[in-house]
Context: one part of a larger RNA
RNA sequence: UGUAUGAGGGUCUGAGAGGAAGGACCACCUAGUACGAGAGGAACGGUGGUUCGUGGCCUCUGGUGUACCGGUUAUCUGACAAGGUAGGCCGGGCAGCUACGCCACAGGAGAUAAGUCCUGAAAGCAUCUAAGGACGAAGCUCCUCUCAAAAAUAGACCCAGAGCGCCCGUAAAACACGGGUUUAAUGGGGCUGGAGUGUAAGCACCGAGCUUCGGCGAGGUGUUCAGCUUGCAGCUCCCAAUAGCUCGA
Numbered sequence: 001u002g003u004a005u006g007a008g009g010g011u012c013u014g015a016g017a018g019g020a021a022g023g024a025c026c027a028c029c030u031a032g033u034a035c036g037a038g039a040g041g042a043a044c045g046g047u048g049g050u051u052c053g054u055g056g057c058c059u060c061u062g063g064u065g066u067a068c069c070g071g072u073u074a075u076c077u078g079a080c081a082a083g084g085u086a087g088g089c090c091g092g093g094c095a096g097c098u099a100c101g102c103c104a105c106a107g108g109a110g111a112u113a114a115g116u117c118c119u120g121a122a123a124g125c126a127u128c129u130a131a132g133g134a135c136g137a138a139g140c141u142c143c144u145c146u147c148a149a150a151a152a153u154a155g156a157c158c159c160a161g162a163g164c165g166c167c168c169g170u171a172a173a174a175c176a177c178g179g180g181u182u183u184a185a186u187g188g189g190g191c192u193g194g195a196g197u198g199u200a201a202g203c204a205c206c207g208a209g210c211u212u213c214g215g216c217g218a219g220g221u222g223u224u225c226a227g228c229u230u231g232c233a234g235c236u237c238c239c240a241a242u243a244g245c246u247c248g249a
Base pairs, nucleotide, nucleotide: 008159009158010157011156012155016147017146018145022052023051024050025049026048027047028046029045035040053105054104055103056102057101061099062098063097064096068092069091070090071089072088073086074085075084076083077082094231107143108142109141110140115135116134117133118132161247162246163245164244165181166180167179168178169177186240187239188238189236190235191234192233193232194230195229196228197227202223203222204221205220206219209216210215
């Protein structure tokens, strides 16, 4: 763009297309049973697990975690405190992302192959086949998963809002997608909780020792499960989503 004149939005159907979405093995029960003189020794069916592959997820475990917290080195900001630079070097680590972690990947139906049969003539018998009928595979088709109305036989149903703008993220290269827009908890801030580090500064006391006797002093204890941080949760209209514009039976 098309899908008749009737455009737009929403919800579907599913012709068709795609995948391998599953493959293999082990153990136990069946059962020391059937069978067999014994030695030995099944199966149908059921249960549990392992491994490879596929898809998804982050509760646990592990990794990362240049948000974060702490220790410490060199140097700079006169000293302390607090910081800068070197991911400096280390110890931890939430969320997120991940695998080494977790979850799922049954079963059934139909038509068949080789094969096995029933009935049964040609050919008074026989014969699975000629007419007819019944079974029978990890294979084929379908149920199952994904896409799908450009399926030209171009489908069905519903109806009044849709978009821009603005605040955003479970989304993201742009676009798209999803949420919110004061009748508001969408984002920021604040508070509370949770979480991470691991006990801040200041002050008080202790302190090996040194001392010019005035003091100095690594470190420790208490104040202090502190201080700092927070991509998490909740609450709260304090701030910003104002005002508005375009299209549309």

A computed fold for a 249-nucleotide part of an RNA from a marine sediment metagenome, annotated as large-subunit ribosomal RNA, domain VI. The full RNA is in RNAcentral, with records from MGnify.